[in-house]
Context: one part of a larger RNA
RNA sequence: GAAUGAACGCUGGCGGCAGGCUUACACAUGCAAGUCGAACGGAAACGAUAAAGAGCUUGCUCUUUAGGCGUCGAGUGGCGGACGGGUGAGUAACGCGUGGGAACCUACCUUAGUGUUGGGACAACAUAUGGAAACGUAUGCUAAUACCGAAUACGCUCUACGGAGUAAAGAUGCCCACUUCUUGAAAGGUAUCGCACUAAGAUGGGCCCGCGUGAGAUUAGCUAGUUGGUAGGGUAAAGGCCUACCAAGGCGACGAUCUCUAGCUGGUUUGAGAGGAUGAUCAGCCACACUGGGACUGAGACACGGCCCAGACUCCUACGGGAGGCAGCAGUGGGGAAUAUUGCACAAUGAGGGAAACCUUGAUGCAGCCAUGCCGCGUGUGUGAAGAAGGCCCGAGGGUUGUAAAGCACUUUCAUUAGCGAGGAAAGCUAAGUGGUUAAUACCUGCUUAGUGUGACGUUUAACUAAAGAAGAAGCACCGGCUAACUCUGUGCCAGCAGCCGCGGUAAUACAGAGGGUGCAAGCGUUAUUC
Repeated sequence: GAAUGAACGCUGGCGGCAGGCUUACACAUGCAAGUCGAACGGAAACGAUAAAGAGCUUGCUCUUUAGGCGUCGAGUGGCGGACGGGUGAGUAACGCGUGGGAACCUACCUUAGUGUUGGGACAACAUAUGGAAACGUAUGCUAAUACCGAAUACGCUCUACGGAGUAAAGAUGCCCACUUCUUGAAAGGUAUCGCACUAAGAUGGGCCCGCGUGAGAUUAGCUAGUUGGUAGGGUAAAGGCCUACCAAGGCGACGAUCUCUAGCUGGUUUGAGAGGAUGAUCAGCCACACUGGGACUGAGACACGGCCCAGACUCCUACGGGAGGCAGCAGUGGGGAAUAUUGCACAAUGAGGGAAACCUUGAUGCAGCCAUGCCGCGUGUGUGAAGAAGGCCCGAGGGUUGUAAAGCACUUUCAUUAGCGAGGAAAGCUAAGUGGUUAAUACCUGCUUAGUGUGACGUUUAACUAAAGAAGAAGCACCGGCUAACUCUGUGCCAGCAGCCGCGGUAAUACAGAGGGUGCAAGCGUUAUUC
């Protein structure tokens, strides 16, 4: 000199863009993962409609009934809760970075091909009943895209090449040209969305290897599933991954083993570079979710807001037994020099579910707080010598503050007040036209056009216009040398200063105050850390 997720002191006008716990300490409260009625049986709530009844103010109110309708609590079922969000405890490791590899899986998505038909339950519910609660138990009823058979096998798997094994589910809209009944519907047709199997793709992931990736030798030897082979098991998959048997190997001064420290990287910072330091925010990977262990489900987890066991802690209890996990967003206590609101909205971007409308989303978008940082703007401009007054100095003549002020003439950024007012909106819905599909002018759907229409921020949006008036807006550090900037007074090795050298013991440019000056400026200094 540059830098910082900084802190402290003094001071503080505005705006833009960013950033904002150190104890992986403990957590009150609320929210952070739901959705689908176009899978299902249904109907607790709300509403519409219809019917019946009652009150009557004669067109309203109340009650009951009707899942037929809009919808929908709880339940069965599907998909999603493996993403998104947080943290850096552990890990010196194929964890990360980079470059390769072969023995693998991949829900949803895309392309292509091929595909049937039956059955029995269990929730909900009802009844009875246990328990303080959490939560159950027994009997009975019922549906499905839940569950289980049988058939078939384009294929796929196994094979002793004879063969054997292996699937599935329907839902919604519309229609009557065909078939069956025939008012019109269906097991008929058609469209869309699904379901099963197979092949390929895409995406995501699992595994192996070369090289690189801290410190200590005051750590020199380490290793028995250890190193290799055979056979088997196991896995989606190679493999001591596991087991049995056999052999006796394997690693190490090119630092094994042990100990300490640490998430890694793109990057950040400094530096002319080489290099050093660092790994906040943002992005990629990894690991973790009160501590330790375990599996289940599933395409995917050994799963932050799932399950089981053990432990510590907290809470409830009728003492028999139960409940919990903020390293999600806010917030609280504690710790600390120190770091924010128990805010608004799903309008946008994305995510999950859904055919869609839409619902959910503390992701996200915004707002609030903080000069924490970077950047921009302002605190006036011109003129003005009687060089005013006052202050300070003086050799008492004067010098300086100083064109500074006052005065005069202007301007009005920003802030204030009033008005006007974009953009962030694409979608969705309705109608028309046209194309696809089809037996079809129906349904569904692509495109085009027209209309309608959704904003948290934001009742002050940005921008713009107008009004008034210099009006509302400057401090901090330093002045002995390094280092830009000097005098007076006080003090008297005292009080004090100090980054280094050093100042102070009666004329201190070094302490304290004042006047003056210098440097930065909404900041300025100090401390800490890095180069």
This is a predicted structure of a 531-nucleotide part of an RNA (small-subunit ribosomal RNA, 5' domain) from an uncultured bacterium.